Large-subunit ribosomal RNA, domain II from a Bacteroidales bacterium, 687 nucleotides, folded computationally.
Model confidence (mean pLDDT): 83 of 100.
It matches the Rfam family "Bacterial large subunit ribosomal RNA".
Context: one part of a larger RNA
């Protein structure tokens, strides 16, 4: 990990509540018990007792009324309205209450054959080493001390097997072992070790102390009981169709992953157009946006300069100046969620009309949900960041098809069932890939583009508009030539001659023109060239602001962002036709559901509907059992098993053959449940 069995909403109750069925009905109904009987069962009696049949009011009490109240006012609660008793189903209480799961907590006992520490009594330690006291001897001294040399065998003494240990590698890890092998270690006469006996017991023991150890168990043992402990957690929870179908939001909460009231989902009953949609009409209202000569607050530049400062003057006052500030009050500019002199659109109320099987409100059985989520819009906060928290809509959730290469949510579209039938959306139509190598007229050379996105800037890329200027009286680029003179203008200055600076009504003369000079260049000069002229050449040349496509800018980490092959169009841009494309629509058959209408019913038409998680609700099927009826089948073969096959049923299923099998079994109607298995790291057994 299959496979077979077993596995989870059930019983009980003088209990509430609602549906339903049936009994009686202003009443309805027994209970215990007795008494009977065909005896786990029924009938007969039993009227206590309940519920109903009046409420109010703390009561006293009073009554279709009462209380409050000074009160005949007002006002709150009644008076209008059948219940009851029984079964059956839905829900709620109390019980283990759908099943399974804790850590623990109480208390009754069982452990020291392991292991902690002690108790009595036993036993063990090869072999080598080294050599304390203390003794004797000689020396030695007045006596001692004291030195040597013998002897001696001391030590939690060395070194090292048994024994005890577990220091270091490696193996081993489904092991050969729920702590081991093999290797290196420590101790090995000692606070060693060890044998047998025996002692201390769970908040207790022991404990050279590590929360160690008390039997492979320890920050409280194991065993059996309270016990089905509790679990606002987790997982699980079993056939079939068919109708409906949600919540992730408000309030409250020792509340926040949980309840309880709404709101939304459902069955049932009421009421019937009250829903909604569109137009019309008629209203409240201060957001968007706009203003500032309509408050409030905030504001840039100017003009006026109240007033202040600061400087001159003055013994003081006065009084002068001022590129300082800086009020009013004007001009121009421009702001505001707590600003409005104004103000849409939308959305809200209202009436009226049309459509509208489609609701809408109202009483009541049952829920479930209260972790939400993108996307777009209109905010709040934040960096107009991610995020996050509102609001409005969609979608997802609970939604399948098609398109976005792939993709919960973007675009199209909302799937009852069939068809080797057709028309479209989105999206596309060279090939993968189903359709145009489609028609027209243009841009793009960058492979830009081709389905995610890119600024300021820059740019004689290029296509295309607008305005303006020269130009056969020759323009525009070239080339030829000339660009002079008073002058070295004045001033400065060491110099300053067009060209360091500084001045200027910067003049003026010859001229086809030629600046008191556009650069370059000298120390200053000189040269070079320019602005303007002439000639030559022959036709367009320039300048400003738009467009549309390209271009630099451009920069992430595996080689990787047309899906790919690839395409100068099979790119972009306009317009056109035509095809293809989904479970959309249409055809054709087939169903099912409420609904109207006809009809006693069956059924028949007719248009409508028929995605669905949580949930609500109808309707069957299947498994054991009892009852009754076929006085059904069956050793001439039953249940059970096997086999792909044929019939029937939307389906659960049923039905018939065959083959095993060997004895019980089935159909109708009714009625009871140990009534359905894929999941619970289920549970037991097989493989």
């Nucleotide at each position: 990990g299959c496979c077979u069995a077993c596995g989870a909403g059930u019983u009980a109750c003088u209990u509430c509540u609602c549906a339903c069925u049936a009994g009686c009905a202003a009443g309805g109904u027994u209970a215990a018990g007795a008494u009977u009987u065909u005896a786990a069962g029924g009938a007969u009696u039993g009227g206590a007792a309940c519920c109903g049949g009046a409420g109010c009011g703390a009561a006293a009490g009073c009554g279709a009324g009462u209380c409050u109240g000074a009160a005949u006012a007002g006002g709150g609660c009644g008076u209008u309205u059948a219940g009851u008793u029984a079964g059956u189903g839905g829900g709620a209480g109390u019980a283990g209450a759908c099943g399974c799961g804790a850590a623990a907590c109480u208390u009754u006992g069982u452990g020291a054959u392991c292991u902690a520490c002690c108790c009595u009594u036993g036993a063990g330690c090869a072999g080598g080493u080294u050599g304390a006291a203390g003794u004797u001897c000689u020396g030695g001294u007045a006596a001692c001390a004291c030195a040597g040399a013998a002897u001696g065998g001391a030590g939690g003494a060395c070194c090292g097997a048994a024994c005890c240990c577990g220091u270091u590698g490696a193996u081993g890890u489904u092991g050969a072992a729920a702590a081991a092998u093999c290797u290196u270690g420590g101790g090995a006469u000692g606070a060693c070790u060890u044998g047998a006996g025996g002692g201390u017991a769970g908040g207790g023991g022991u404990g050279a102390a590590a929360g160690g150890c008390u039997a492979a168990u320890c920050a409280a043992a194991c065993u059996g009981a309270g016990a089905g402990a509790u679990a606002g957690c987790u997982c699980g929870u079993a056939c079939u169709c068919c109708c409906c179908g949600a919540a992730a939001a408000g309030c409250u909460u020792u509340u926040a992953g949980g309840a309880g009231c709404u709101a939304c989902c459902u069955g049932g009953g009421a009421u019937g157009u009250u829903u909604c949609u569109u137009u019309a009409u008629a209203g409240a209202g201060g957001u968007a946006g706009a203003g500032a000569u309509a408050c409030u607050g905030a504001u840039a530049g100017g003009a006026u300069g109240c007033g202040g400062g600061g400087g001159c003057u003055u013994c003081a006052c006065c009084g002068c100046c001022u590129a300082c500030c800086a009020a009013u009050u004007c001009c121009u500019g421009a702001c505001a969620a707590a600003c409005u002199c104004c103000g849409a659109a939308u959305g809200c109320u209202a009436u009226a009309a049309a459509g509208u099987u489609a609701a809408g409100u109202c009483c009541u059985g049952g829920a479930g949900a209260a972790a939400g989520g993108c996307u777009a819009u209109g905010g709040g906060u934040g960096c107009u960041a991610a995020g996050u928290c509102c609001a409005u809509a969609g979608c997802c959730g609970a939604g399948a098809g098609g398109g976005a290469a792939a993709g919960a949510a973007c675009c199209c579209g909302g799937a009852c069932c069939a068809u080797c039938g057709g028309c479209u959306a989105a999206g596309g139509u060279c090939c993968c890939g189903g359709a145009a190598u489609g028609u027209a007229u243009g841009c793009u050379a960058a492979g830009u583009u081709g389905a995610a996105a890119u600024a300021a800037c820059g740019c004689g890329g290029u296509a295309u508009g607008a305005u303006u200027g020269c130009a056969g009286a020759g323009a525009c680029a070239g080339c030829u030539a000339g660009g002079a003179u008073g002058u070295u203008g004045g001033c400065u200055u060491g110099g300053a001659a067009g060209c360091a600076g500084c001045c200027a009504c910067u003049c003026a003369u010859u001229u086809a023109a030629a600046g008191a000079g556009u650069g370059c260049g000298u120390a200053a000069c000189a040269g070079c060239u320019c602005a303007c002229u002439a000639g030559u050449c022959g036709a367009g040349c320039g300048a400003u602001c738009g467009u549309g496509c390209a271009u630099g800018g451009a920069u992430a980490a595996u080689a990787a962002a047309c899906g790919g092959g690839c395409a100068u169009a099979a790119g972009c841009a306009u317009a056109c036709u035509a095809c293809c494309g989904a479970a959309g629509c249409c055809a054709u058959g087939g169903g099912a559901u409420a609904u109207a209408u006809a009809g006693a019913a069956a059924u028949a038409u007719a248009g409508a509907u028929c995605g669905g998680u949580a949930g609500g609700g109808g309707a069957g099927c299947a498994u054991u059992c009892u009852a009754u009826a076929c006085u059904a089948c069956g050793u001439a073969g039953a249940a059970g098993a096997u086999a792909a096959a044929g019939g029937c049923g939307u389906g659960a299923g049923c039905c018939a053959u065959a083959u095993u099998g060997g004895a019980g079994u089935g159909u109708a109607u009714a009625g009871a449940a140990a009534a359905g298995c894929a999941a619970a790291u289920g549970u037991a057994g097989g493989c």